[in-house]
Context: one part of a larger RNA
Molecule: small-subunit ribosomal RNA, 3' major domain
Organism: uncultured bacterium
RNA sequence: UGACGGGGACCCGCACAAGUAGUGGAGCAUGUGGUUUAAUUCGAAGAUACGCGCAGAACCUUACCAACACUUGACAUGUUCGUCGCGACUUUAAGAGAUUAAAGUUUUCGGUUCGGCCGGACGAAACACAGGUGCUGCAUGGCUGUCGUCAGCUCGUGUCGUGAGAUGUUGGGUUAAGUCCCGCAACGAGCGCAACCCUCACUUUUAGUUGCCAUCAUUUAGUUGGGCACUCUGAGAGAACUGCCAGUGAUAAGCUGGAGGAAGGUGGGGAUGACGUCAAGUCCUCAUGGCCCUUACGUGUUGGGCUACACACGUGCUACAAUGGUAUUUACAACAGGAAGCAAGACGGCGACGUUAAGCAAAUCCUUAAAAAAUACCUCAGUUCGGAUUGCACUCUGCAACUCGAGUGCAUGAAGCUGGAAUUACUAGUAAUCGUGGAUCAGCGUGCCACGGUGAAUGCGUUCCCGGGUCUUGCACA
Numbered sequence: 001u002g003a004c005g006g007g008g009a010c011c012c013g014c015a016c017a018a019g020u021a022g023u024g025g026a027g028c029a030u031g032u033g034g035u036u037u038a039a040u041u042c043g044a045a046g047a048u049a050c051g052c053g054c055a056g057a058a059c060c061u062u063a064c065c066a067a068c069a070c071u072u073g074a075c076a077u078g079u080u081c082g083u084c085g086c087g088a089c090u091u092u093a094a095g096a097g098a099u100u101a102a103a104g105u106u107u108u109c110g111g112u113u114c115g116g117c118c119g120g121a122c123g124a125a126a127c128a129c130a131g132g133u134g135c136u137g138c139a140u141g142g143c144u145g146u147c148g149u150c151a152g153c154u155c156g157u158g159u160c161g162u163g164a165g166a167u168g169u170u171g172g173g174u175u176a177a178g179u180c181c182c183g184c185a186a187c188g189a190g191c192g193c194a195a196c197c198c199u200c201a202c203u204u205u206u207a208g209u210u211g212c213c214a215u216c217a218u219u220u221a222g223u224u225g226g227g228c229a230c231u232c233u234g235a236g237a238g239a240a241c242u243g244c245c246a247g248u249g250a251u252a253a254g255c256u257g258g259a260g261g262a263a264g265g266u267g268g269g270g271a272u273g274a275c276g277u278c279a280a281g282u283c284c285u286c287a288u289g290g291c292c293c294u295u296a297c298g299u300g301u302u303g304g305g306c307u308a309c310a311c312a313c314g315u316g317c318u319a320c321a322a323u324g325g326u327a328u329u330u331a332c333a334a335c336a337g338g339a340a341g342c343a344a345g346a347c348g349g350c351g352a353c354g355u356u357a358a359g360c361a362a363a364u365c366c367u368u369a370a371a372a373a374a375u376a377c378c379u380c381a382g383u384u385c386g387g388a389u390u391g392c393a394c395u396c397u398g399c400a401a402c403u404c405g406a407g408u409g410c411a412u413g414a415a416g417c418u419g420g421a422a423u424u425a426c427u428a429g430u431a432a433u434c435g436u437g438g439a440u441c442a443g444c445g446u447g448c449c450a451c452g453g454u455g456a457a458u459g460c461g462u463u464c465c466c467g468g469g470u471c472u473u474g475c476a477c478a
Stems, first nucleotide, its partner, number of pairs: 001478002004474002007472007015462002019426005026318008034309002042053002064304007073129001077128003080124005087106008109119003131293002134291003140287002142282003145278001147276001152191006158167003171182003197270004202238007211228003216225002241264001244258005320419001324378006336367003341360002345356004385416001390411007432454007
């Protein structure tokens, strides 16, 4: 100087407390461990692994296994030789296919000094080499997690100390903040904080089509004429600064209350992550040193596996019901997406869906709610709760749904009556609850990322648990 203390003082955080809803019990989905397996590819491992890499494993993906094949190779550059198109397509035979053998159709490469001269493509032979999701993240770059959006981490000059170092950065107040004020052997500065950026909330200017409709006509319908007031959409501008008032404070920084205001003291949310820590993670995104393989640890194909199942754990979904279930009727969104696409409408089907088809490269057309509300039944039951499981019949995607997809109808109707010890999230348009869209994607999600609808309870407080910050003290630690 640090680190540590079941030392002290002060402060903060959904850390506790006060509340709400859960997890832990059930069934299923999904990830992991274990076990099994020819293979169940590999990585991730307290917090910071476990709906994680995977924004989507039937083939492909795919790295794993079995079998069958290839060896200058699936891919790149160079040398030599040969061919002149390459390419596309068809047929036959063998085969699981990769591949092998044969026959044909179409077209007959570009430049040119007309020289196989230059370029290009294909084939052959060798060699240089290719190739490796093989090892090492403890050789690395890059990227990322975490402490933590915590308020810290440092430097120059000066001063003090023999020196390591100290001071500044400590102290008194204050703040979300090393934020600001005052004091002070310090005076300044840098990286962080804040602000500058995006978005939501208010007003205004401008522009009115595909948007809107107050006034005037018109219509089944903003449908048409008309208009751009309003809504809304884009582009600008303004607006919030403790600016004003009162109290308090040290006459300061600030704090408390109030006025006006759409918004008040950081207005809400996002992006933004200092010096560093964990030899944290990743050589399987990519790049890369070294090592290793080179008729195989490379490459291709078919089939299988990653989907196994006594069990254990994590994360979720659905429930156990009456604040509910079922049936009928009837309203109201936002984000976003659409051409190998979104698809209205009509018809067929109990339905998944099928047939046909208007419109739309879209503020124009299409995809679009459900909880809520009204009426009726159910009347506390393992039930009109709950839907697992299983049987039969189908639909869709796709060469192909057996291993191993999603969905529909009929039948079946399991566990489950609110969950032990323990434990999680959340402070407001939040929790809870309800549906919707998107990425990936042929098809497939209860996951992920977004969107809107309905919309709470509680917060006395900081004694305690956890984590963090500042000062101080002890120290058998470095």